[in-house]
């Protein structure tokens, strides 16, 4: 002090890794559901479609099959025959014979047909999987190793004759071989018995006896190949076992060869495998029996992951082969292409009788949404046989058809703006389609011609296949579609359509302006594929081991006791079963992953490593849990000592109250109600007093006070008993805790049987109430309600909260005990335990809330939930006498249904407070008459609008024509109007004939301007053409704007901040106070804004200036402008602060003097497309414009708004007095005449403080009239007239004469108004030629009442319920009546299953049996071992009868249910839903149904005016 290494810390860096949306609401939070976004597919359907690789390809009728092929081989195991060749003899020379070669072969014989290939019907099983036994077995061929192989002998197929038969085949004489078939011999050894040894064990060793072998062939040979007995091996297999392995209990009891034992058969082998005889058991809640469904596994899809579906291609195993049965051969089969039987079904037949089984490749029929070629070849790769050659081989390799599925490619690739053209939008400028195309420039993967040409074969062989590669040439040339574009989900526009056509996965689109429907441009994804549909996993923490939950959401069992089960206190030995941890085997291969390799890559595919079990075996650890043993005492029980108590049962007794009866007093009522009536009384009630009698219930005490498990228990006494506290170191020594099943108790009402009934009181009766009242209210009344026994077994049976046990601040009441303290002693005080309340911390909760009596934090146990209806229902089953109960679904449907909280609205909830809201008045309206409007009717039109308050003397501040929008005739068409462009012309107006209602139409007369020499332009008109005018046509629900309306009510809301997951609150709420969210105080608020008041205007007093047209004149008045003055500023009181507020004083005014104008956020799709503007849609010789004439003025009615009145507070006549506002030049009009008079003549004055309108009325002064349909009242109507205008007939106004209606003060019920107000009086204006009882001002005279706030109506704050949110005009039940759907019932009818009974019983195995036949052995032989058919039996399939099972379909008819825009009848819930509700039950009526009572228990609201009483808390005050 450097390098490298190792640990460890830290950083960085890579890799792998749990995604959610939409839908309940006016909005939130949470719960839950349904949906969607992914992936996968043996996949079909639609549109569409270029190539290659590698895969895949009947899921359904294990339905039926025509046709070929699919399992043969061996002559080297055998006798033959048959064909070639050679060759011996013989001769009739082309034939017979010998013998040897080869070659084909049917047959005996040998080996394989038990592999391979297919399928999944069966099977819930040791059938699979996995790990283990096999002292309880087998194993052809094939290795290795030991010993043999020698002598014999009798058939028999083929082959021949003969016979049967249609064929299939068969029968009988006769011959013949063999690796076929028997003896015998030999025994290495085997095997059996039996003794001995060994072992846990029957294995193995050892020994005695007894039995038991063999085949040849091929070669000149050597040798080979074979056989015969053994002993091992590999490899197969065959049994037995631990675990594992689907649902269904509305399947809970199953079994007689059943469960064992002995003994006999049987197997290669163990075994009830069978059998016979003995026992009488074996299996099951750790799910046995049954009943459905299912081959299993490697593994395949998905999911972070545990799983959770599934089991196609590949592998392993099972199983099956046409359906059922049997066996037989074999080393293996109970045998896919083997035999026999039985069914069934096809086929051949001569009718006697045969024959056949594609779940092998291919195919065809059928099912069905659907799945292929009647190919090629043994070249490879493997199997059979064979010595070999070699045959065989639809296993296989390989091609062919399907985009069926993964994986690659490619349909061009750079340039190219006038941004072409066409399309689409368009605000009309323009965008976009888009560098997209044209156009250039280049490439050639793919195609097409042309040539070479594999690997797969290590000597020959090559179906693929002239394939796959490689060159070469040609040419942008031969290749783009599908969905979707409202959100989830990425992509937007016109147009069409008008709740129709249609979409649609879920929310949801569509009713004249659809990004949601159709098209079409446009755009977004995927792309030779793109979309549906079906199916499985995710998403789904929506069965939750990982990984939920049960006060109120869906869920604690009504309560206890308690077997099985789980779980379990302290200490300390031993064991090592669970637990841990290393070895060790084995979890086939394929696949998953990682890592390297081959095809151009990728799919594919070759290597190699990892990984995987609740798995065995074994070695070790020993904390913990478990067994064993000992111990402990704190859990848990007991002794003792004490104590509260409506805790059970029995029994007695007692008083008060109703009702009855009995007697007395004593008379006309009484009793009930919102108010009444039934009804009870004069045959004496009711009320009173005496006595009596008989049932039920037990006032005060009584108290979120005891007691009990829950139900539940309340008058005293007595007996009988459960069980609970407290207190004590006496006991026992873990004896617990929880508790499926099971037993036991359970309010009420109900049921059975007997008793009893006082009151109460379903059901009924009767009275009311109502549209109705089957209720609510009233009088009455039975069951019941009470007793005893016995059922019933439910309750919103509730703390909506299982049970034990520990642990987590506190604070304050009570109940029971007890300890200290202190006392003479009871208290009081301070503690402990156990009950029971209340209020809190931290924690939990979605929130409300819970909070040592948990909804917290943990153990242990049990019950229960999994979206609403359907439904606690149906069926089955158990339980009841029934009523019914327990247990418990499906189809079908819906797009939710819910829980808490939050903002509103509402409430026949509450509380405060306000307004001419009522009340108190005043004068109306509603009765008449007539005016005005409006509905209705009518009508050619009676134009439109406006419809509770907020349409209705409203648009309309004035319809004879006109307005005028209506209607009815007659006329125009670039137009009555507005702009621009062509062409032609040079008038147009205007006067006058002629036709007409008019409009117009013709005719005549007259007749352009500006510039410019001009040519030509402008301009203005006319005429023809085109663009376009033009619509009071529709939508006020497409709008602007403006206007009503709640309401001159006082509220409405921001920022920040603070609360609370959220909506949201708080501010804004409280105490006051105000006309007023108006000030003041408090307060998690602190501030702001629209509102409120002020500031504008007019008006009351004063004061200055000013003064014409006012004023004779000066003051005043008066006008006009500018000031001033009023701020609760002073005093006093309410009071303790302040806002204020009531009194007073001063003032013209006094608490906003008084009126105006001024309308917060929003409400009502309020009103207005007819004021005007304007989007869209309609007309277009008319829906447009012009004219005459009707019309808007109509009349059986009906309502509103109004005048005018019914009279004396008055009518009438005479005279006489006082205003304001305001209006005039196409105008107001004076004087003065005429005329009753409406008016007229006249025309001064006046664009007006000057001139006109203009005489103000009511008043007052006198006269008159005398209560009457009048001298009221004036409507109708006749006449006569006067004004306006072009015209007063439909249809004006007025005047004068005459006429002289109804009406004598208005039913319900309804309106205005609080002081210069209400009445009542007249004036004046706009609009207007002319018309005003309407409208809007204008002044005159001039009032009543208000005690207050219950009660109507509206409103505002707070607060309570709330199923309401389109917000109460809200929402929402049931019945019935229609229409579809799935369902239960049900006389019954038709199947399917699987089992029992009994009958009949093929084959076969198996035993029996003698009186048939038989070649090998033994016998001379006769026969005898034996052995084969026959016949008997047992078992047995299939079939038969039969009576029950379970399961399916169909059924008149009938139950409910579920859904359907606008029926029907009520109104039950939600507001105190108008009798609170509901939850359990029992009962009635009705034709049905709506419905409707009482009764126990629980919950909830509200107690308001007023009193009373109680209990908790908080904080203040006082006294100890």
């Nucleotide at each position: 002090c450097a390098a490298u290494c190792g640990c460890g810390u830290g950083u960085c860096g890579c890799c792998c890794u749990u995604a959610g949306a939409g839908u309940u609401u006016g909005a939130u939070c949470c719960u839950g559901g349904c949906u969607c976004a992914g992936g996968a597919u043996u996949a079909a359907c639609g549109c569409u479609g270029g190539c290659g690789g590698c895969g895949u390809g009947c899921a359904u009728g294990a339905g039926a099959c025509a046709u070929g092929c699919a399992a043969g081989u061996c002559g080297a195991a055998c006798g033959g025959a048959c064909g070639a060749g050679c060759u011996u003899g013989g001769c009739u020379u082309g034939c017979c014979u010998u013998g040897c070669u080869c070659g084909u072969u049917a047959g005996u014989g040998g080996c394989g047909g038990a592999c391979g290939g297919c399928u999944g019907a069966g099977u819930a099983a040791c059938g699979c999987g996995u790990g283990g036994g096999u002292g309880a077995c087998c194993u052809g061929c094939c290795c290795c190793g030991a010993a043999g192989u020698g002598g014999g002998g009798a058939a028999u197929a083929a082959c021949u004759g003969c016979c049967c038969g249609a064929a299939a085949g068969g029968g009988u004489g006769g011959c013949u071989a063999a690796u076929a078939c028997c003896g015998c011999a030999u025994g290495u050894g085997g095997u059996g018995a039996g003794c001995g040894g060994u072992u846990c064990a029957u294995u193995c060793c050892g020994u005695u006896c007894a039995c038991c072998a063999a085949a040849g062939c091929c070669g000149c040979a050597a040798g080979g190949c074979g056989c015969u007995u053994c002993g091992g091996g590999a490899g197969g297999g065959g049994c037995c076992u631990g675990c594992g392995u689907c649902c269904g209990a509305u399947u809970a009891g199953c079994u007689c060869g059943u469960u064992g034992g002995u003994g006999g058969g049987g197997u290669a082998a163990c075994g009830g495998c069978u059998c016979a005889c003995c026992a009488a058991g074996g299996c099951g809640a750790c799910g046995a029996u049954c009943g459905g469904u299912a081959g299993g596994u490697g593994g395949u899809c998905u999911g972070a992951g545990a799983g959770g579906a599934c089991g196609a291609u590949c592998a392993c195993c099972c199983a099956g082969a046409c359906u059922g049965g049997g066996a037989c051969u074999g080393a293996g089969a109970c045998a896919c292409g083997g035999c026999c039987c039985a069914g069934a079904c096809u086929c051949c037949u001569a009718c006697g009788g045969g024959a056949g089984g594609c779940a092998g490749c291919a195919g065809u029929c059928g099912g069905g949404a659907a799945u292929u070629u009647u190919g090629c070849u043994c070249a490879a790769u493997g199997g059979g046989c064979g010595a070999a050659a070699g045959c065989c081989u639809g296993a296989a390799g390989c091609a062919g058809c399907a985009a069926c599925g993964c994986c690659g490619c490619g349909u061009g690739a750079g340039g190219g703006a006038u941004g072409a053209c066409g399309g689409c939008c368009u605000u009309c400028g323009g965008g976009u389609u888009g560098u997209a195309a044209a156009c250039c420039u280049c490439u050639u993967u793919u195609c097409u011609c042309a040539g070479g040409g594999a690997c797969g074969a290590u000597g020959a062989u090559g179906a693929c296949g002239g394939u796959a590669c490689c060159u070469g040439a040609g040419g942008a040339a031969u290749a783009a579609g599908c969905c979707a574009c409202g959100g989830c989900u990425a992509a937007c526009u016109a147009c069409g359509u008008g709740c129709c056509a249609g979409c649609a996965g879920c929310c949801g689109c569509g009713g004249u302006a659809a990004u949601a429907c159709g098209u079409a441009g446009g755009u977004g994804g995927c792309g030779a594929g793109c979309g549906u549909u079906g199916u499985c996993c995710g998403g789904a923490u929506u069965u939750a081991c990982u990984g939920g939950g049960c006060g109120u959401g869906a869920a604690g069992a009504g309560c206890g006791c308690g077997c099985a089960g789980g779980c379990g206190g302290u200490c300390g030995u031993g064991c090592a079963a669970g637990u841990c941890g290393g070895a060790u085997g084995u979890g086939a291969a394929a696949g998953c992953c990682c890592c390297c390799g081959g095809c151009u890559c990728a799919a594919c595919u070759g290597g190699g490593g990892a990984g995987g079990g609740u798995c065995a075996u074994u070695c070790g650890a020993u904390a913990c849990u478990g067994c064993u043993c000992g111990a402990c005492u704190c859990g848990a029980a007991g002794g003792c000592g004490g104590g509260a108590g409506a805790g059970g049962g029995a029994a007695g007794c007692g008083g008060a109250a109703u009702u009855c009866c009995c007697g007395g007093u004593g008379u006309a009522g009484u009793g009930g109600u919102g108010a009444a009536a039934u009804g009870c009384g004069u045959a004496g009630a009711u009320a009173u007093c005496g006595g009596g009698a008989g049932g039920a219930a037990c006032a005060c005490c009584a108290g979120u006070g005891g007691c009990g498990a829950a139900g539940g228990c309340g008058g005293c006494u007595u007996c009988c008993u459960g069980g609970c506290c407290c207190g004590u170191u006496c006991u026992u020594g873990a004896c617990g805790c929880u508790g499926a099943g099971g037993c036991g108790c359970g309010a009420a009402a109900g049921c059975u049987a007997g008793g009893g009934g006082a009151g109460c009181g379903a059901a009924c009766g009767g009275g009311a109430u109502u549209a109705g009242a089957u209720a609510c209210c009233c009088c009455g009344g039975u069951a019941g309600u009470c007793c005893u026994a016995g059922c019933c077994g439910u309750a919103a049976a509730c703390g909506a909260u299982g049970g034990a046990c520990a642990c987590u601040a506190g604070g304050u009441g009570u109940u029971g005990g007890u300890g200290g303290u202190a006392u003479c002693a009871a208290c009081c005080c301070c503690g402990c335990c156990a009950g029971u309340g209340c209020c809190g911390a931290a924690g939990c909760u979605a929130a409300c809330g819970c909070a040592u009596u948990a909804a917290g934090u943990g153990u242990c146990c049990c019950g229960c939930c999994u979206g609403g209806g359907g439904a606690g229902u149906a069926c089955g089953g158990c339980c009841g006498c029934a009523a019914g109960g327990c247990u418990a679904a499906a189809a079908c449907u819906c797009a939710a249904a819910g829980g808490a909280a939050u903002u509103g609205a509402c409430g026949g909830g509450g509380g405060c407070c306000c307004g001419c809201a009522c009340a108190a008045g005043c004068a109306g309206c509603g009765g008449a008459g007539c005016g005005u409007g409006g509905g209705g009717u009518u009508u050619a039109a009676u134009u439109c609008g406006a419809c509770g308050c907020a349409a209705c003397g409203c648009g309309a501040a004035g319809a004879a024509c006109c307005u005028u929008a209506c209607c009815a005739g007659g006329a125009c068409u670039u137009g009555a109007c507005a702009u621009g462009a062509c062409c032609a012309g040079g008038a147009c107006a205007g006067c006058g004939g002629c036709g007409g209602a008019a409009a117009c139409g013709u005719c005549g007369c007259c007749u352009u301007c500006c510039c410019g020499c001009a040519a030509g332009g402008g301009a203005c008109c006319u005429g023809g053409c085109c663009a376009c005018a033009g619509g009071u046509g529709u939508u006020g629900c497409a709008u602007g704007g403006c206007u009503g309306u709640c309401g001159u009510c006082a509220g409405c809301u921001c920022g920040u901040g603070u609360c609370g997951u959220g909506a949201g609150a708080u501010g804004u709420u409280g105490g006051g106070u105000u006309a007023a969210g108006u000030c003041c105080c408090g307060c998690a608020a602190c501030g702001a804004g629209c509102g409120c008041a002020a500031c504008c205007c007019c008006u009351g007093c004063c004061g200055u200036g000013u003064g014409u047209u006012g004023u004779a004149u000066c003051u005043c008045u008066c006008a006009c402008a500018c000031g001033g003055g009023a701020c609760u500023g002073c005093c006093g009181a309410g009071a303790g602060a302040a806002a204020c507020u009531c009194g007073g004083a001063g003032g013209a005014a006094g608490g906003u003097g008084g009126g105006g104008a001024c309308g917060a956020c929003g409400u009502c799709a309020a009103g207005u497309c007819a004021g005007c503007a304007u989007g869209g849609c309609c007309c277009u010789u008319a829906c447009g414009u012009c004219c005459u004439g009707g019309g808007c003025u109509a009349c059986a009615c009906c309502c509103a708004c109004g005048c005018u009145a019914c009279a004396a507070u008055g009518g009438c006549c005479g005279g006489u007095a006082c205003a304001a506002c305001g209006g005039g030049c196409g105008g107001c009009g004076a004087a003065a005449c005429c005329g009753c008079g409406a008016g007229g003549u006249g025309g001064a004055g006046c664009g007006a403080a000057u001139c006109c309108c203009u005489u103000a009325a009511a008043g007052c002064c006198g006269g008159u009239c005398u209560c009457a349909g009048u001298u009221c009242g004036g409507a109708u109507u006749g006449u006569a007239g006067g004004c306006u205008g072009c015209a007063a007939c439909u249809c004006g106004c007025c005047u004068g004469c005459a006429u002289g209606a109804a009406g004598c003060c208005g039913g319900a019920g309804u309106u205005g108004c609080u002081a210069g107000u209400a009445a009542c009086c007249g004036c004046c204006g706009g609009u207007c030629a002319g018309c005003a009882u309407a409208c809007g001002g204008c002044g005159g005279u001039g009032a009543a009442u208000a005690u207050g706030u219950u009660c109507c109506c509206g409103g505002g704050c707070c607060u309570u319920g709330u199923a309401c949110a389109c917000a109460c005009c809200g929402c929402c039940c049931g019945u019935c009546a229609c229409g579809u759907c799935a369902u239960g019932a049900a006389a019954g009818c038709c199947g399917a299953u699987a089992a029992c009974a009994c009958c009949c019983g093929a084959a076969g195995c198996c035993g029996g049996u003698g009186g048939g036949c038989c070649a090998a052995c033994c016998g001379c032989a006769a026969g005898g071992a034996g052995g084969c058919a026959g016949c008997c039996g047992u078992c047995g399939a299939a079939g038969g009868u039969g009576g029950g099972a379970u399961u399916g379909g169909u059924g008149a008819u009938u139950g409910g249910g579920a859904c359907g825009a606008a029926g029907u009848c009520g109104u039950a819930a939600c507001a105190a839903g108008g009798u609170a509700a509901c939850c359990a039950a029992g009962g009635g009526c009705g034709a049905c149904a709506c419905g409707c009572g009482a009764u126990u228990g629980c919950a909830g609201u509200g107690u308001a005016a007023c009193a009373c009483g109680a209990g908790u808390g908080a904080u203040c005050c006082u006294g100890a």
Source information: The prediction has a mean pLDDT of 82. Predicted 3D model of a 1520-nucleotide RNA (small-subunit ribosomal RNA) from an uncultured bacterium. Rfam family: Bacterial small subunit ribosomal RNA. Rfam links the family to the GO terms structural constituent of ribosome and ribosome.